[in-house]
């Protein structure tokens, strides 16, 4: 450094990664060599083998081997004479080496000093080593026992063991003296002496190795002292041999180490005492350090040796392979009794993820006996397993493009695997096989020469020489032929952090996942492939350290809102402390000098072909000793200072505290008077008071409590808190004064004491108000909010309690560091009679602001800035300020204060949005005012639900519901149910076979379709063929209204014709983001003005287009009898706030007025920013991916989409008199029209027939407009209103009107008298209220999309409803209430 809290950003802040490392384990895979490690777990328990012997030159001896000698024919006896040598008696060693860490927080360990000690072997040095004695082992001999072993008797010798002599030196001690040694063996040897029969032997000399006492030395051990050395106070008080003393005793030695007697001490907040934990160090892993963890292997030093205890012996042990006791365990037993300790080396069983040969050798190195040869030696050297680590080495290397083959992917064109393989040369490490082959032996013995010693050329001994013998490893390490690419690559990951992307399969399944997270049909995240990355005899996974983590912060953090200043003072310990001097030298600095073991880690040079490893030398390391030195800072000691600090003396302010005692207003009861029906309360009521006289009100009286006004971001006071007046007693501040004292000062862990409000206990008081409480309302409930009551307590006195958002969420002093303005108290100056004003100081309390500081907000001489000092606290959220445990209370509980076990965030700020039954500003047929409806009624459609074989899909708040569909009898038709095809109803292309197809016609059949005849083609070419075109097979494929509108395109709805939506520059801000766009006007309008760190721009608005309104000009056929007008058309014009006046300071504008057809965008229309809504649609098109393929394809024939107990949308007709019904009569306009509109005329009541003039349309057809006006009639009723329903007769389209079309005439004449709660349009040529036309369309409109006719009310307004628009606020929303 990165991920992860988020729309997004800052910031705190946890949690995870990447890195190194390990005595590892596990999963996969596994060629070679070198070096190193290798029971971290049951100090578990052990079968069997080895791990401590050795000396005959200390002795008595001879069991057994060999040789000699004797005997004997032999078998064999005998013989310690030799070699030598088992038991045994003595030396000396077994205290070392080897293991292991259980116990031990100190009697241990590290380092550094001490003084009151031992000390075999060894070294140096003095002084001796004379002479007796007795015994016992074994041997034999007897005895007991299963064994182990004993127990007796005879005998013997030593370097065993004991006396005597000597005593330089020791050792005591009363200075008079006393005490105390010894062993001998072994070589050699000329004279002399002894001795034997000789030989041997001793003496005597020499030489060595012992022995004695004793001094000093190395080394080694035992003692004491400082200093360091986990954790936890939810462990706070320990301690009777305890502290000390005086004697004794003991020891190797000091010391209560033991005793005895005296004395009351010793230890502790610098943490004893207790309770968990644990062998220390050196070092070793991390880390830039400084820490942090950590004590495998190697080295020092404790401890321990089956578990507790004890002493023996020794120079040394209380002794790992010794003893005794006790216990637990295991073995033997003849039950009488015995035996045994692998934490040595192997090795077994058990525990356990998990740790190796029952190997060789004493060649070396080392150790322990010997004079010595030598023996002993699981120490130690090797080898054996184990990729446990670390290091090196190979698995080939050079060429090779048709970039085969195959694999994978793919837009089918390719791309990649990929020079990769094949294929050519080359080269042999390393495995294999053959030879050759070492250093490790500088040392021992031995022969040989010279010195020493000595009388000696012996003998022992040093030195030189000769190279005769001695290698476990091991024929190892190395070196050399031989042959051949020959023997030899896996493993983990590719969503992001992290370097690596894609296919199929799965379908919130199955899995993944270290951490954000992936997987609900298109997964680079799951599994597989293919290809990519990274390391490589490895690679990865768990586990565990350290680092990152400044995430405990000493280097190097914090606390105003993020975790965090204790409620507040007082003060004891401690911590730190003005000025000047002088004097020490603890602290600090420097030098020396000792010590900090070796190994390790650095650096240098060397050995192994390199490296690991490893020789050598050097450096480097202590908060360590102790000398000497400096003396600026602290520090001690003394001495002086006055500016800190307190004091004295003059004022001064004030709800500062404490105790009495006074005082008015109000509430409230009580007692009286007047006076009557209501009072009281609320959002409205009711409970409640009142005719037993309330409420109003007047007069009197009682009681408790709190003090209007003054009153003020005024005052005081450490906080908590302190308000009516008077008097006492009483703290604390402030100003002047410069008079006193001379650092007396700040902070303060524990203590101590104050501390609102509610609780408690006792006694009082108790108007008013009021937790529980009743009761009345509201409520879907209302244990609430609102009412009537109303008791605890609110008060007083005494005593507890001790917490608060006890906040400035801001500890205390002290000193700096720009100003401005208010305010309270004191005071100086200047003037003045004076009192103000005005300029300054001090001391508080406020507001705003520099620099600085801070994530930000926001602090800023009242710090949250700069420093210094001391104190409290914090170290992700939850659990939890809780549990246990201590303390404290009468209780309530209050103080202290964890865990288990969960999450990845919790958090603070500040941004954009959103969204508020916040706010302001403004708009909208949004209210409001009005006119007509809807919702009832009956029909039309359309959808929900049911219902069916089917009732095809689709669309669901606004923004689905007469929508998609501008027209379902078949057809559309996607559905059903039946009958058929299966290269197919349609496209293309290949390859065969055949002929036309077309058309006629017979036959089944409901059609499709089957079958059976018949007729019969066209272009090139001479002809053979070929083509075009249909049928058949047959293969590629067609086809699908099947599924995903959340895979998508295109379109389109909707906020919304509502004013917004952004961008570039700059400029603010760490930043996300702001500014512009916000403000003052003002518009319909982000329109425009003005002003402004903003300037300018883009999409949107408007404007530009179209239609209308008025005119002009040209044009005039089919309009016009003819000119005009009218009217069509086509191109002009007109309207700009252009003029006037008013509004405001200007400017947009706005409101009046002229003029004008038209006035303030004239009216409509088209026109719809950025963006929402995973909005709609895969069935209009079009498309990816999935799915069917003799059917989810395709043809037909009937059928359904028209069902019907309901329900809802959205309509026609209507309930009638403004009307109906007859009769007569006026006036459009948009439009249609050749598969068309249709005219006169006839006929029929009528729909409609006949019939066909005329028109490709300003000609002719559709075309009679109704409403309306004249004029009759009807009389308020289910009617002459309404017109469904049904009957019945007919017309029209169409192959065809049954399911299921329209229209007519007669006949029927239903419901309904204007429609609850709601709800919808509409501001003017509008609403409404007539009627005309079109488009679909064979036929079939009460939709639908257009035409004109006649034509209103009403806006007073923006409080309220709903939508929107801008500005603000709040926010724990952000899939945004």
């Nucleotide at each position: 450094g990165a991920g992860u809290u988020u729309g997004a950003u800052c910031c705190u802040g946890g949690c995870u990664c990447a890195g190194a490392u390990u005595g590892a384990a596990c999963g996969c895979u596994g060629g070679c060599g070198g070096c190193a490690u290798g029971c971290u777990u049951u100090a578990c328990a052990c079968a069997u083998g080895c791990a401590a012997g050795u000396c005959g030159a200390g002795c008595g001896g001879c069991a057994g081997c060999g040789c000699g000698g004797g005997g004997g024919c032999a078998a064999c006896c005998c013989u310690g004479g030799c070699g030598g040598c088992g038991a045994g008696c003595g030396g000396c060693g077994a205290a070392c080496g080897g293991g292991u860490g259980a116990g031990g927080a100190a009697u241990a360990c590290a380092u550094c000093g001490g003084a009151a000690c031992g000390u075999g072997u060894c070294c140096c040095g003095u002084a001796g080593u004379g002479g007796g004695g007795g015994a016992u082992a074994g041997c034999u001999c007897g005895g007991c026992g299963a064994a182990a072993g004993c127990c007796g008797g005879a005998u013997u010798a030593a370097u065993a063991c004991c006396g005597c002599a000597u005593a330089u030196g020791c050792u005591c001690u009363a200075c008079g003296g006393a005490g105390g040694a010894a062993a001998g063996c072994c070589g050699g040897g000329g004279a002399u002496c002894u001795g034997u029969u000789a030989c041997a032997g001793g003496a005597c000399c020499u030489g060595g190795c012992g022995c004695u006492a004793u001094g000093g030395g190395a080394g080694c051990g035992g003692c004491c002292g400082a200093u360091g050395u986990c954790c936890g106070a939810u462990u706070a008080g320990c301690u009777a041999g305890u502290u000390g003393g005086u004697g004794a005793g003991g020891u190797a030695a000091u010391g209560g180490c033991u005793c005895a007697c005296c004395a009351a001490g010793g230890c502790g907040a610098c943490g004893a005492u207790c309770g968990g934990u644990a062998g220390c160090u050196g070092g070793u892993c991390u880390g830039a350090g400084a820490g942090g963890a950590u004590g495998a292997u190697c080295a020092g030093c404790c401890a321990c040796a089956c578990u507790g205890g004890g002493a023996c012996u020794g120079a040394g042990a209380c002794a790992c392979g010794g003893c005794c006791c006790a216990g637990a365990c295991u073995c033997c037993u003849a039950c009488g009794g015995g035996a045994g300790g692998c934490a040595g080396c192997a090795g077994u069983g058990g525990g356990g993820a998990a740790u190796u040969u029952u190997g060789g050798a004493c060649a070396a190195u080392g150790g322990g006996g010997g004079c010595a040869a030598c023996c002993c030696u699981g120490a130690u050297c090797c080898a054996g397993c184990c990729a446990u680590g670390c290091c090196g080495c190979g698995u080939g290397c050079g060429g090779g493009a048709a970039g085969a083959a195959g694999g994978c992917c793919u837009u089918c064109g390719g791309g990649u695997u990929g020079u990769a393989a094949a294929c050519c040369g080359c080269u042999u490490u390393u495995a294999g096989u053959c030879g050759g082959g070492a250093a490790g032996a500088a040392a021992a013995g031995g022969g040989c020469g010279a010195g020493g010693c000595u009388a000696a050329u012996a003998c022992c001994u040093u030195c030189g020489u000769c190279a005769c013998u001695u290698g476990a490893c091991g024929g190892u390490a190395c070196c050399g032929g031989c042959g051949g690419a020959a023997u030899a690559a896996g493993c983990a990951c590719c969503g992001g952090c992290u370097a690596a992307c894609u296919a199929c399969g799965u379908g919130c399944c199955a899995g993944c996942a270290g951490c954000c997270g992936c997987g609900g049909u298109a997964a680079u995240a799951c599994g597989u492939a293919g290809g990519g990355u990274g390391c490589g005899a490895g690679c990865g996974u768990u586990a565990a350290u350290c680092g990152g983590a400044a995430u405990u912060a000493c280097u190097g953090g914090g606390c105003g809102u993020a975790a965090a200043g204790a409620g507040c003072g007082c003060g004891c310990a401690g911590g730190c402390g003005g000025u000047c001097g002088a004097u020490c030298a603890a602290g600090u600095c420097g030098a020396g000098u000792g010590u900090g073991a070796a190994a390790g880690c650095c650096c240098c040079c060397g050995g192994c072909u390199c490296a690991a490893c490893u020789g050598g030398g050097g450096a480097g390391g202590g908060u360590c000793a102790u000398u000497c030195g400096a003396u600026a800072c602290u520090g001690a000691u003394c001495g002086a200072c006055u500016c800190g600090a307190a004091g004295g003396c003059a004022g001064g302010a004030g709800a500062g505290g404490g105790u009495a005692g006074u005082g008015g207003a109000a509430u409230u009861c009580c007692c009286g008077g007047u006076g009557u029906a209501g009072u009281g309360g609320u959002g409205a009521a009711a409970u409640g008071c009142g005719u037993a006289g309330a409420u109003a009100u007047c007069g009197g009286g009682a009681g408790g409590a709190a003090c209007a006004c003054c009153a003020g971001u005024g005052g005081c006071g450490a906080a908590g808190g302190c308000g009516a007046c008077u008097a006492c007693c009483u703290g604390g501040c402030c100003u002047g004064u410069u008079c006193u004292u001379g650092a007396c000062g700040c902070u303060g862990a524990g203590g101590c004491g104050c501390g609102a409000a509610a609780g408690c206990u006792a006694g009082g008081g108790g108007a008013g108000c009021a937790a529980a409480c009743g009761g009345g309302a509201u409520u879907a409930g209302a244990u609430a909010c609102c009412c009537c009551g109303g008791u605890a307590g609110u008060c007083c006195u005494a005593g507890c309690c001790g917490u608060a958002a006890a906040c400035g969420a801001u500890g205390g002093a002290c000193a700096c560091u720009a100003g401005g303005u208010g305010u309270u108290g004191g005071u100086g100056g200047u003037a003045u009679c004076a009192a103000c004003c005005c300029c300054g100081c001090c001391a508080g309390u406020g507001c705003c602001g520099a620099a600085g500081c801070u994530a930000a907000c926001g602090c800023a001489u009242u710090a949250a800035g700069u420093g210094u000092c001391c104190c409290g606290c914090c170290u992700g959220g939850g659990g939890a300020g809780u549990a246990c445990g201590g303390c404290c209370g009468c209780a309530a509980g209050g103080c202290u204060a964890a865990a288990a076990c969960u999450c990845a965030a919790a958090g603070g700020a500040a941004u954009u949005g959103a969204c508020g039954g916040g706010g302001g500003c403004c708009c909208g047929c949004a209210c409001a005012a009005g006119c007509a409806g809807c919702g009832g009624a009956g029909c039309g459609u359309g959808g929900g639900g049911u219902u069916u074989a089917a009732u095809u899909c689709g669309a669901c708040g606004c923004a689905a519901c007469g929508c998609g569909a501008a027209g379902a009898a078949c057809c559309u038709u996607a559905c059903c149910a039946g009958g058929g095809c299966u290269u197919g109803a349609c496209a293309u292309g290949a390859c065969c076979a055949g002929g036309a197809u077309c058309c006629c016609g017979g036959c089944g059949g409901a059609a499709a379709c089957g079958u059976c005849g018949g007729u019969u083609c066209c272009c090139c070419g001479c002809a053979a063929g070929g083509g075009g075109c249909c049928u058949g097979g047959c293969c590629a494929c067609a086809g699908g209204u099947g599924u995903u509108g959340c895979a998508u395109g295109g379109c389109u709805g909707u906020c919304g014709u509502c004013a917004g939506c952004u961008c570039g520059u700059g400029u603010c801000g760490u930043g996300a983001g702001a500014u512009g766009u916000u403000g003052g006007g003002u518009u319909a309008a982000g329109u425009c003005c003005c002003g402004c760190a903003a300037c300018g721009a883009g999409c949107g608005c408007a404007a530009c287009c179209c239609c209308u309104a008025c005119u002009g000009u040209g044009u005039g056929u089919u309009g016009u009898a003819u000119c005009a007008c009218u009217c069509a058309c086509a191109c002009g014009g007109g309207a700009c706030u252009g003029c006037c006046g008013a509004g405001a300071g200007a400017a947009a504008c706005u409101c009046g007025g002229a003029g004008g057809a038209a006035g303030g965008u004239g009216g409509g229309g088209a026109u719809g920013a950025c963006g929402u809504c995973a909005a709609g649609u895969c069935a209009g098109c079009a498309u990816g991916g999935c799915c069917c393929u003799u059917a989810c394809g395709u043809c037909c024939u009937g059928g359904g989409c028209u069902a019907c107990a309901c329900c809802c949308a959205c309509g026609c007709u209507a309930c009638a008199a403004u009307g109906g019904c007859c009769g007569g009569u006026a006036c459009a306009a948009c439009g249609g029209g050749c598969u068309g509109c249709a005219a006169a005329a006839c006929c029929g009541c009528g729909a409609g027939g006949u019939g066909g003039a005329g028109c490709u349309a300003a000609u002719c057809c559709c075309u009679u407009a109704a409403a309306g006006c004249c004029g009759g009639u009807c009389u308020c009723a289910g009617u002459u209103c309404g017109g469904a329903u049904u009957g019945u007769a007919g017309g029209c389209u169409g192959c065809a009107a049954c399911u299921c079309g329209c229209c007519u005439g007669c006949a029927u004449g239903a419901a309904g008298c204007c429609g609850g709660a709601g709800u919808u349009g509409c501001u003017a040529g509008u609403a409404a209220c007539c009627g005309c036309c079109g488009g679909u369309c064979a036929g079939c409109a009460u939709a639908c999309g257009g035409c004109g006719g006649u034509g209103a009310a009403u806006a007073u307004g923006u409080u309220c409803c709903c939508g929107g628009g801008c500005c603000u606020u709040g926010u724990a929303c952000a899939c945004a209430c």
Predicted 3D model of a 1377-nucleotide RNA (small-subunit ribosomal RNA) from an uncultured bacterium. The prediction has a mean pLDDT of 86. RNAcentral holds the sequence, with entries from ENA and SILVA.